[in-house]
RNA sequence: UUCUCGAAAGGGCAAACCCGUCGCGAGGCGGGGACGCAAAGUCACGGGUCAGGAACGGCCUGACAGCCGGACUGCCGUA
Numbered sequence: 001u002u003c004u005c006g007a008a009a010g011g012g013c014a015a016a017c018c019c020g021u022c023g024c025g026a027g028g029c030g031g032g033g034a035c036g037c038a039a040a041g042u043c044a045c046g047g048g049u050c051a052g053g054a055a056c057g058g059c060c061u062g063a064c065a066g067c068c069g070g071a072c073u074g075c076c077g078u079a
Stems, first nucleotide, its partner, number of pairs: 006076001012037002017032006035066001041072003045069003048064006
């Protein structure tokens, strides 16, 4: 220095729910709040789930990264 692993330390993020706000909606954003997370950082590439629309077709548009896989990047350090 790199890989694997994930103890310690310093920390980080933030579910459900509530309030406000945007959206046809799934859902997003801000505040509160903590179920949890070693990538719960970023990406919609593949699968999946969800929403809207049309069509008699097997489609189009969107959402979810805390559903799974994958890609890129990152703190600590030998427990």
Source information:
This is a predicted structure of a 79-nucleotide RNA (c-di-GMP-I riboswitch aptamer) from a Candidatus Rokuibacteriota bacterium. It matches the Rfam family "c-di-GMP-I riboswitch aptamer". Gene Ontology term of the family: cyclic-di-GMP binding. Taxonomically the source falls in Candidatus Rokuibacteriota (Bacteria, Bacteria candidate phyla). The coordinates come from a structure-prediction model, not an experiment, and the mean pLDDT is 84.